This is a predicted complex of two RNAs, RNase P RNA and transfer RNA, with 457 nucleotides together.
Its mean pLDDT, the model's own confidence on a scale to 100, is 77.
[in-house]
RNA sequence: GGAGUCGGCCGAACAGUCGCGCUAUUCCUUGUGGAAUAGGGAGGAAAGUCCGGGCUCCACAGGACAGGGUGCCAGGUAAUACCUGGGGGACGUGAGUCCACGGCCAGUGCAACAGAAAGUAUACCGCCUAAGCGCUCAUUUAUUGAGCGCCGGUAAGGGUGAAAUGGUGCGGUAAGAGCGCACCGCGUCAGUGGUAACACUCGACGGCAGGGUAAACCCCACCCGGAGCAAGACCAAAUAGGGGAACUUUCGUUAAGCCAGCGCUUAGCGAGCGAUGUGGUCCGCAUCGGUUCCCGGGUAGGUUGCUUGAGGUGUGCGGUGACGUACAUCCAGAUGAAUGACUGUUCUCGACAGAACCCGGCUUACAGGCCGACUCCUAUC
RNA sequence: GCCGGAGUAGCUCAGUCGGUAGAGCAACUGAUUCGUAAUCAGUAGGUCGGAGGUUCGAUUCCUCUCUCCGGCACCA
Numbered sequence: 001g002g003a004g005u006c007g008g009c010c011g012a013a014c015a016g017u018c019g020c021g022c023u024a025u026u027c028c029u030u031g032u033g034g035a036a037u038a039g040g041g042a043g044g045a046a047a048g049u050c051c052g053g054g055c056u057c058c059a060c061a062g063g064a065c066a067g068g069g070u071g072c073c074a075g076g077u078a079a080u081a082c083c084u085g086g087g088g089g090a091c092g093u094g095a096g097u098c099c100a101c102g103g104c105c106a107g108u109g110c111a112a113c114a115g116a117a118a119g120u121a122u123a124c125c126g127c128c129u130a131a132g133c134g135c136u137c138a139u140u141u142a143u144u145g146a147g148c149g150c151c152g153g154u155a156a157g158g159g160u161g162a163a164a165u166g167g168u169g170c171g172g173u174a175a176g177a178g179c180g181c182a183c184c185g186c187g188u189c190a191g192u193g194g195u196a197a198c199a200c201u202c203g204a205c206g207g208c209a210g211g212g213u214a215a216a217c218c219c220c221a222c223c224c225g226g227a228g229c230a231a232g233a234c235c236a237a238a239u240a241g242g243g244g245a246a247c248u249u250u251c252g253u254u255a256a257g258c259c260a261g262c263g264c265u266u267a268g269c270g271a272g273c274g275a276u277g278u279g280g281u282c283c284g285c286a287u288c289g290g291u292u293c294c295c296g297g298g299u300a301g302g303u304u305g306c307u308u309g310a311g312g313u314g315u316g317c318g319g320u321g322a323c324g325u326a327c328a329u330c331c332a333g334a335u336g337a338a339u340g341a342c343u344g345u346u347c348u349c350g351a352c353a354g355a356a357c358c359c360g361g362c363u364u365a366c367a368g369g370c371c372g373a374c375u376c377c378u379a380u381c
Numbered sequence: 382g383c384c385g386g387a388g389u390a391g392c393u394c395a396g397u398c399g400g401u402a403g404a405g406c407a408a409c410u411g412a413u414u415c416g417u418a419a420u421c422a423g424u425a426g427g428u429c430g431g432a433g434g435u436u437c438g439a440u441u442c443c444u445c446u447c448u449c450c451g452g453c454a455c456c457a
Base pairs, nucleotide, nucleotide: 001377002376003375004374005373006372007371008370009369010368012346013345014344015343016342017341018340020041022039023038024037025036026035027034028033043352047363048362050361051360052359053358054357055228056227057226058225062283063282064281065280067224068223069222070221071220072086073085074084075083076082087101088099089098090097091096102219103218107217108216109213110212124158125157126154127153128152132150133149134148135147136146137145138144166184167183168182169181170180171179185208186206187205188204189203190201191200192199193198232304233303234302235301242295243294244293245292246291247290250271251270252269253268254267255266256265257264258263273289274288275287276286277285297456298455299454311330312329313328314327315326316325317324318323347350382453383452384451385450386449387448388447391406392405393404394403400437408424409423410422411421412420430446431445432444433443434442
C1' cells in the first nucleotide's frame, strides 16, 4: 500500500420565534375550565408478533389421555427456542464463519425414472470351467486333451442411479472374494485426562456386522392449563327487558299450608340430569336451574388498570464470559391519539422508520459515518 | 392494539403418508351455417405470492418475508 474478518458507537448540528400534549406549584373561577412559572417529552429497530416471562380473569391451576414444543455438554437468567464458555462436524491460506448437533441393532413406512438388484440382497454384460453330467473332435489298450452345452461358482471389471454391502497392497484361487495377512478406516471393551459433551492410547478383542431418510410416522429425555389490557375493576347514560330455533326442566326426604283421602303448592337438604367456567375428551372443583345460537333494540361517555421497572447510564468489586453485586444518577404516558413548524448559519445534504399494559430475546428494514482488535498478500528498513 | 384465515392458468377452485400439477368457464384454430350464436374436434397458457433450508427430489415439510380477508367494546 492492497484485500478482508470481528466487535462497539452515532444515526445531521447549533441558535432564535411560535405551537402540541403530560406532571408539579401558584393565581382566577360556584363548577366545567383558564392563565403564569418550572420540569421532562419516540427508536435501534418503537416493526414482524416468532419465542419467553410479569400482570389480569377463569379452582392460585388439580388428575388421566390426546395435542404442542425443545433436543451435543456445562453455566447464566424471572424464563426461553435466547445468551456465554466448551466439545464435535463442515467451509476458509488465515483472522474467523455456519450447524433443528438425541435415536433408523423398538417397530412401521418411503425411494419416481433407470437398473440384475433399492435391502432377508442379487446377477444383465462379463470372468471361470476345478468338481458332476451330456455331445463333438483329436489321440488312444485303458486314457488324456480341446471345444460347446447343462448344472454351477464368482462379485475383480463394465453398465444404471442421488445412493450398490469398507480402502490400498501382497498372498491365495479354476476365476474370485476379509478367504488370509500388513497398514488405514470402523465397532466393542479397558485405561488415562476432563464436572460433562468428548479426547487420547504402536492397550486388548472383533473380519466388518450398522446403506439413506426421523424439518416420515414414531421411540427416548425434558418442558407446556386456557385466554388476553378490546384482559380485568368501578361509575354514569339509554331501551321493546322483544322475536325465532335447538336441547333440558327428574327423583327422594323434612317442615309448613290446603284436603275426608289420593294428592297438590311453597321452602330447605340430598341424589341425578343439563348448562357454563373462551383450546379436544373424561374425571374432579365452582356457579346456576334453565342454557346455547340467530335476528332485533340501546349506549358507544368517564375513572382505573397506566407506568419506578426482573428499568437505563456511569464507576468500583467478583467471574474467562453471559452475568451478579454495592454506590451515585436519570425517568414520555396519549385515547382522533402530543413529541412539531418556520427562520438563520454550517456540514459528509440526511436512510429505515412513530411508543399505546410492561419487560427479556430473536428476526426483518436501514443513506451514510466514526472507533477499536485481528488476519492474509506485496514492497522497503 | 390483540386473535385467526387465505395466496395454484385470464377468472372460480381441486390437488396427502414428498416422485412429470389438473377441472369448469374464458382465449385461439378447425368443422358445421348464407352468416352469427349454440354444438363438435383440437391447441396453447403455470417461477404453485417471494427468499432460504431439510431431502436424491418440495405446491406439499421447516424458517423468514410480502399482500389480502375476517373477528374482538359495554348494557338489557
It holds a member of the Rfam family "Bacterial RNase P class A". The family's RNA type in Rfam is ribozyme. Its family is annotated with tRNA processing, dimeric ribonuclease P complex and ribonuclease P activity in the Gene Ontology.